[in-house]
RNA sequence: UGGGUCGGCAAGACGGUCGCGUCGCCCGCGCCUUCUCGGAGGCGCUGGCGCCGAGGAACGUCCGGGCUCCACAGAGCAGGACGGUGGGUAACGCCCACCCGGGGUAACCCGCGAGAAAGUGCAACAGAAAGCAGACCGCCACGGUGCUACGCCUUCGGGCGCGACCGCGGUAAGGGUGAAACGGUGGUGUAAGAGACCACCAGCGACCCGAGUGAUCGGGUCGGCUGGGUAAACCUCGUCCGGAGCAAGGUCAGACAGGAAGCGUCACGGGUUGCUCGCCCAGCUUCCGGGUAGACCGCUGGAGGGCUGUGGCAACGCAGUCCCGAGAUAGAUGACCGUCCAGCACCUCAGGGUGUGAACAGAACCCGGCGUAUCAGCCGACCCAUUCG
Numbered sequence: 001u002g003g004g005u006c007g008g009c010a011a012g013a014c015g016g017u018c019g020c021g022u023c024g025c026c027c028g029c030g031c032c033u034u035c036u037c038g039g040a041g042g043c044g045c046u047g048g049c050g051c052c053g054a055g056g057a058a059c060g061u062c063c064g065g066g067c068u069c070c071a072c073a074g075a076g077c078a079g080g081a082c083g084g085u086g087g088g089u090a091a092c093g094c095c096c097a098c099c100c101g102g103g104g105u106a107a108c109c110c111g112c113g114a115g116a117a118a119g120u121g122c123a124a125c126a127g128a129a130a131g132c133a134g135a136c137c138g139c140c141a142c143g144g145u146g147c148u149a150c151g152c153c154u155u156c157g158g159g160c161g162c163g164a165c166c167g168c169g170g171u172a173a174g175g176g177u178g179a180a181a182c183g184g185u186g187g188u189g190u191a192a193g194a195g196a197c198c199a200c201c202a203g204c205g206a207c208c209c210g211a212g213u214g215a216u217c218g219g220g221u222c223g224g225c226u227g228g229g230u231a232a233a234c235c236u237c238g239u240c241c242g243g244a245g246c247a248a249g250g251u252c253a254g255a256c257a258g259g260a261a262g263c264g265u266c267a268c269g270g271g272u273u274g275c276u277c278g279c280c281c282a283g284c285u286u287c288c289g290g291g292u293a294g295a296c297c298g299c300u301g302g303a304g305g306g307c308u309g310u311g312g313c314a315a316c317g318c319a320g321u322c323c324c325g326a327g328a329u330a331g332a333u334g335a336c337c338g339u340c341c342a343g344c345a346c347c348u349c350a351g352g353g354u355g356u357g358a359a360c361a362g363a364a365c366c367c368g369g370c371g372u373a374u375c376a377g378c379c380g381a382c383c384c385a386u387u388c389g
Base pairs, nucleotide, nucleotide: 001385002384003383004382005381006380007379008378009377012340013339014338015337016336017335018334020053021052023050024049025048026047028045029044030043031042032041033040034039055360059371060370062369063368064367065366066365067245068244069243070242079241080240081239082238083237084098085097086096087095088094099113100111101110102109103108114236115235119234120233121230122229136175137174138171139170140169142167143166144165145164150161151160152159153158183201184200185199186198187197188196202226203225204223205222206221207220208219209218210217211216249297250296251295252294258288259287260286261285262284263283269281270280271279272278304323305322306321307320308319309318310317311316343356344355345354346353347352
């Protein structure tokens, strides 16, 4: 200098004009309560002033939790999710580290990473044959036809061999098809062949030794065991999961029309007869029907954030200290103008000038993740190639 990998930062700054929401204060008005009739307090509205007022994803609502209500002895079935190992966490399907497999020269990246030797199922095309496979060509044995070409013999009729053709078999070494053809190489063997047998190599299984918390890795002995893929197909194994959600749930006000069923006590109501049973009512629960959709609580200070120290490779934990940063309810957080900034484009006399100049999106109970969207960018670490020293 060129190309690349990974991580982080920031989502513009300042000023002016107009506007919106919560909260606080002030003035005015209205209503209510109290009253010692002067006031005091509360609520609402108009106006003014002040503080604060979206995000890195607030999004999708795909996971996990807090919180709330309901249900619940325990266990199981069904259903769902997850799946290398160790750790982190409130928890997770998330994160970190490592292992294994794959890709890359490398930095690094990717893995929906249990079981296919329990069973069932599925697989286009090509090919003879594709799941305890298969004989198309080739190779080989046997039987037959036949003497046309070649070789040998001949008693000249022919015979034998090779070859050809037909039939029936053997053979998975070779060719060809395929993503895949039932371990590989060499030898022995055989009519030709074949783990049929042998040596070495690869894989698998059993056992042993060593390293590691472990996944796993390294090594040894034995066994001819050589048994393709697919589980985001059914399935098997292991782990986890009760349901619904802030329109949860609660309080007050207002409105309406009640009805049905059960309980009615171990222990407390009333009536009917003094007692018991029974019956009726009150009361409670559930369901149906009817009515309303106003206010308040929940509501935002929390697994919260910053900094420092400390333990840990890291995710993260612990300790100290500082800070408080929206709470709307049909939903506020905006619009315009000016001057700049990062950057980009063009011009250049290399000083600069001109133009342009913000995307995706937007709280609605709160957190932790994941996924997706995102204009123009900036910074850092590392890798490879080339050049110079």